About this RNA:
This is a predicted structure of a 374-nucleotide RNA (Bacterial RNase P class A) from a Pseudomonadota bacterium. It was read from a public genome assembly, where an Rfam model found it. Lineage of the source: Bacteria > Pseudomonadati > Pseudomonadota. Rfam family: Bacterial RNase P class A. It is annotated as a ribozyme.
């Protein structure tokens, strides 16, 4: 010096003029609410964006069972929880720093695997190898013939080692063995099964047994194992007001016990579907038709934020200690003027946190690979 992983930080700044909104003070006023006037003090993000997860609150609701459906998916942690994070383990990428994984089960069943190739799973023999059997024609030898070698066609068996197709073809490499081959034998690796030994654990390691398979693919149904009501601040309260305590139609007020009380069956409603259970009740469904939409609360003090110390690798957790850091209501922070300079991107709350994922700019650090000088 260039490349590249990996992490923190910030997101124009200072002055001054009017202007806007919350909260607190004052002044004016007999008093007291309120308005105005004057003063402090504050006032859009790391992503406020998407609405993807998971909660907090609040309402059906006073509780629970199961089916379906949905999500989760290596192993131990944190967390108020989660498909988030943090360590770790097995795969795979990358020369490394490092960086991904939808990571249970394919010997329970059912599908799928195009083309191309003989054959795509209890799935083969096109190419070719090797043996008999027939035929042809050949070598050498021989007076000639047959046996002998060789080649080439047909026909039967034997093979899956060699070549070809294709993402993938009955473990791999090798050395033996055979007619030619083949775990058909031996080594080694690979795979099973059991035992040992370190690990919380997923796992790894070492031995021994065992010739051992019948590929892939569940981000394909599906099986295993765990979770799992709904709805949502336009949730829900107060307070005032005004209408027409409206009108029609349908289903019901039922059966059994019991002397009453009562109890059981059945119907009806009840915040995902279905069943059970529970509760209510003379309700309950469905059309027509009127009134009303004001104002107030939720509303910002939080699983808060910052910092020592202490435990933990570590995410975090604890004690102490400081600090309050928007609450608008059609939606508030804007607008001129100067000066500096890194010349300022992507972008504006709407209950409220923790995450994930887009999008967009500078600035530090740490580490790895290269060249190059000392």
């Nucleotide at each position: 010096u260039g490349g590249g992983u990996u992490g923190a930080c910030g997101a124009g700044a200072c002055a001054a003029u009017c202007g806007c909104c919350u909260a607190g003070g004052u002044c004016u006023u007999c008093a007291u609410a309120u308005u105005u006037g004057c003063c402090u003090a504050g006032g859009a993000g790391g992503a406020a964006a998407g609405u993807c997860c998971g909660g907090a609150c609040u309402c059906c609701a006073g509780c629970g069972g199961g089916c379906a459906a949905a999500g989760a998916g290596c192993c131990a942690g944190a967390u108020a929880a989660c498909a988030u994070c943090u360590g770790g383990g097995a795969g795979g990428c990358g020369c490394a720093a490092g960086c991904c994984u939808a990571c249970g089960g394919a010997a329970a069943g059912u599908a799928c695997c195009a083309c191309a190739g003989a054959a795509a799973a209890u799935a083969u023999a096109c190419c070719g190898c090797c043996u008999g059997g027939c035929c042809a024609c050949u070598c050498a030898a021989u007076a000639a013939u047959a046996a002998u070698u060789g080649u080439g066609g047909u026909u039967a068996g034997g093979u899956a080692a060699g070549g070809g197709u294709g993402a993938a073809a009955a473990g791999g490499u090798g050395u033996g063995g055979u007619a030619a081959g083949a775990g058909c034998a031996c080594a080694c690796c690979g795979c099973a099964u059991u035992a040992u030994u370190g690990g919380u654990a997923a796992c790894a390691a070492u031995a021994a047994u065992g010739g051992c398979a019948c590929g892939g693919c569940a981000a394909a149904c599906c099986c295993c194992u765990c979770u799992u009501g709904g709805a949502g601040c336009a949730a829900g309260g107060c307070c005032a007001a005004a209408u027409a305590g409206g009108a029609a139609u349908c289903u019901u007020a039922g059966c059994a016990a019991g002397a009453a009380a009562u109890u059981g069956c059945a119907u009806a409603u009840g915040u995902g579907g279905c069943c059970c259970a529970c509760a209510u009740a003379a309700a309950g469904a469905u059309u027509c038709g009127g009134g009303u939409a004001g104002g107030u609360c939720g509303c910002u003090u939080g699983a808060g934020a910052c910092g020592u110390a202490u435990g933990g690798c570590a995410a975090c957790a604890u004690c102490c200690g400081u600090c309050c850091u928007a609450g608008a209501g059609a939606a508030a922070u804007g607008a001129u003027u100067g000066u500096c300079c890194a010349c300022g991107a992507c972008a504006g709350a709407a209950u409220c946190c923790g995450g994930c994922u887009u999008a967009u700019u500078g600035u530090c650090a740490a580490c790895c690979c290269a060249c190059a000088a000392c």